c-di-GMP-I riboswitch aptamer from a Clostridiales bacterium, 86 nucleotides, folded computationally. NCBI's taxonomy places the organism under Bacteria, Bacillati, Bacillota, Clostridia, Eubacteriales.
RNA sequence: CACUCGAAAUGGCAAACCCGUUGAAAAGCGGGGACGCAAAGCCAGAGGUCUACGGCGUUUAACGCUAUGAUAGCUCGGUUCCCGAA
Numbered sequence: 001c002a003c004u005c006g007a008a009a010u011g012g013c014a015a016a017c018c019c020g021u022u023g024a025a026a027a028g029c030g031g032g033g034a035c036g037c038a039a040a041g042c043c044a045g046a047g048g049u050c051u052a053c054g055g056c057g058u059u060u061a062a063c064g065c066u067a068u069g070a071u072a073g074c075u076c077g078g079u080u081c082c083c084g085a086a
Stems, first nucleotide, its partner, number of pairs: 006083001012037002017032006035073001041079003045076003048071003054066005
């Protein structure tokens, strides 16, 4: 110095919920707020999960299937990064 690991320290992010807003919805964004997080920084490549405007079907005021939608705080993967004990 680098990698693995994760004591300490400086800090960082922000679940649920509430308000506003976008959206058909899932959910996202902004403010408040902290459940937690060593990548809870970024990426939708693979899998999983959620939703079904639209499309298709049916026993048709409904129900079922379906992702082009969402989820990175679901898993794997890629990538970038603060600190310096064992």